Overview
RNAcentral holds the full RNA, with entries from SILVA. Small-subunit ribosomal RNA, central domain from a marine metagenome, 524 nucleotides, folded computationally. Rfam family: Eukaryotic small subunit ribosomal RNA. The family is grouped with related families in Rfam's "SSU clan".
Context: one part of a larger RNA
RNA sequence: UUGCAGUUAAAAAGCUCGUAGUUGAAUUUUGGCGCUGGUCGUGUGGUUUGGACGAAAGUUCAACACUGCAGGACUGGGGCUUUCCUUCUAGGGAACAAGUGUGCUAUUAAUUUAGUGGGCUUGGGAUCUAGGACUGUUACUUUGAAAAAAUUAGAGUGUUUAAAACAGGCUUAUGCUUGAAUACAUUAGCAUGGAAUAACGGAAUAGGACUUUGUCUUAUUUUGUUGGUUUAGGAGACAAAGUAAUGAUUAAUAGGGACGGAUGGGGGCAUUAGUAUUCCAGAGUCAGAGGUGAAAUUCUUGGAUUUCUGGAAGACUAACUUCUGCGAAAGCAUUUGUCAUGUACGCUCCCUUUAAUCAGGAACGAAAGUUAGGGGAUCGAAGACGAUCAGAUACCGUCGUAGUCUUAACAGUAAACGAUGCCGAUUCAGGAUCCUAGGGUGUUAUUUAAUGACCUCUAGGGCACUGUAUGAGAAAUCAAAAUUUUUGGGUUCCGGGGGGAGUAUGGUCGCAAGGCUGAAACUU
Numbered sequence: 001u002u003g004c005a006g007u008u009a010a011a012a013a014g015c016u017c018g019u020a021g022u023u024g025a026a027u028u029u030u031g032g033c034g035c036u037g038g039u040c041g042u043g044u045g046g047u048u049u050g051g052a053c054g055a056a057a058g059u060u061c062a063a064c065a066c067u068g069c070a071g072g073a074c075u076g077g078g079g080c081u082u083u084c085c086u087u088c089u090a091g092g093g094a095a096c097a098a099g100u101g102u103g104c105u106a107u108u109a110a111u112u113u114a115g116u117g118g119g120c121u122u123g124g125g126a127u128c129u130a131g132g133a134c135u136g137u138u139a140c141u142u143u144g145a146a147a148a149a150a151u152u153a154g155a156g157u158g159u160u161u162a163a164a165a166c167a168g169g170c171u172u173a174u175g176c177u178u179g180a181a182u183a184c185a186u187u188a189g190c191a192u193g194g195a196a197u198a199a200c201g202g203a204a205u206a207g208g209a210c211u212u213u214g215u216c217u218u219a220u221u222u223u224g225u226u227g228g229u230u231u232a233g234g235a236g237a238c239a240a241a242g243u244a245a246u247g248a249u250u251a252a253u254a255g256g257g258a259c260g261g262a263u264g265g266g267g268g269c270a271u272u273a274g275u276a277u278u279c280c281a282g283a284g285u286c287a288g289a290g291g292u293g294a295a296a297u298u299c300u301u302g303g304a305u306u307u308c309u310g311g312a313a314g315a316c317u318a319a320c321u322u323c324u325g326c327g328a329a330a331g332c333a334u335u336u337g338u339c340a341u342g343u344a345c346g347c348u349c350c351c352u353u354u355a356a357u358c359a360g361g362a363a364c365g366a367a368a369g370u371u372a373g374g375g376g377a378u379c380g381a382a383g384a385c386g387a388u389c390a391g392a393u394a395c396c397g398u399c400g401u402a403g404u405c406u407u408a409a410c411a412g413u414a415a416a417c418g419a420u421g422c423c424g425a426u427u428c429a430g431g432a433u434c435c436u437a438g439g440g441u442g443u444u445a446u447u448u449a450a451u452g453a454c455c456u457c458u459a460g461g462g463c464a465c466u467g468u469a470u471g472a473g474a475a476a477u478c479a480a481a482a483u484u485u486u487u488g489g490g491u492u493c494c495g496g497g498g499g500g501a502g503u504a505u506g507g508u509c510g511c512a513a514g515g516c517u518g519a520a521a522c523u524u
Base pairs, nucleotide, nucleotide: 004495006493007476008475012492014364016362017361021357022356023355025250026249031081032080033079035077036076037075038074039073040072042070043069044068045067046066047065048063049062050061051060052059053058086133087132088131089130090129091128096123097122098121099120100119102117103116104115105114106113136200137199138198139197140194141193143191144190152183153182156166157165168177169176170175209243210242211241212240213239214238215237216236217235218234220232254354255351256350257349259346260345262343263342267339268338269337270336273317274316277313278312279311280310281309282308283307284306288299289298325332326331369410370409371408372407373406374405379403383399384398385397386396421491422490423489425483426482428467429466430465433462434461435460436459437458438457439456440455442454443453444452445451471478472477497524498523499522506517507516508515509514
């Protein structure tokens, strides 16, 4: 690993990207025809032998040896179907074919014809020898050699049994005789048969293959030796011509890109609006106002609260607002402009494996928090006070600092939840809804087109929902949490009783707070 789990029992990294790793669509020789071997077993005959019954003829059964036929299973070899089986040199030369002469047999009028045996000549030629030149490369698998014994499994043998041991057994004993097996032995390496599966490679600016020819260069060999020139054959380079079915697989309900009209509360920047709150200014009125379960702290003739008018500030974006949309998640809701971007749909467009998931690594990442500025309306940790209470360091109330908002940086965590990784496939029914595309003598706008709106059908893609299960589950429940003991689609992370403990220690990151990594003793 075969073969566990991960919604709620322990458990899926907050989210995305992405390197190594792992995994990765289909496609190239398959079929057909007939020839010839081997092995095995089946059925049915014949010859031979034996048994039974028979006086015999014969009938019946069995056996092994030989042999015939039928069809069967397994396994080889070579041939033809468009089908190089490496190639070259040298040696050797089987089958076969042709010619020639000859022995025997049969035949003929006849060396006439036929069959058969050996002889000679020619052609022919992996059936092999040994020397070059070359060969697609691996994984996988078969068989073999090799792999120390002891051990293990296991055969044989009465250690008296057994654990053991490799001994022993027999008789007529100056002997005879049998053993001391066998298996397993996985990775790597060697040899060998196979060629399915998997990977890599080749010819696209032909610098490709093969044939022929030419030019140049070069090292050799043979002509007795040495030197020179030429030739020959070998190697290399370049050039020309020719030959060829000349050479590019599909276009994945894989992926990417272009284009088209849409769509979205996706993002950035600028702009704009709305009411509320608090405060200020002006005006009006007059005794309380606030607040609560009830009160009080608090504010009030220096006019509170309240009403009207105007202004300022900072925040927020009601109703519309939904089992609706968008975004990787966090998250996103006033108007308008602008910038880049996303998804789905459509497509008789283009590329052609470019893909999936991902250690290390990186981007983003609510709220709170930190640093430096700005801003500070509201709310409001800490703090103060009033209540409540046995107490009340709380819940309630009045104030109120940090903060809440923003800029520039850090931090990197949440019940970051669907407590449910991502990609791919298959398996029920239904009606709504959002986006896109297509359809309808459909309704309406206008008076008919174009176009909208509505209704309706179909297709693709979403957020969800309802019912149901011959599915799953401990159940709650779940169209995924199904297709799982009928267990293997690919890939990543992570868990192994409760505590101690996300603690200690070490490392690393951070200004800090802290984050990431992360035990043990002990206890139960």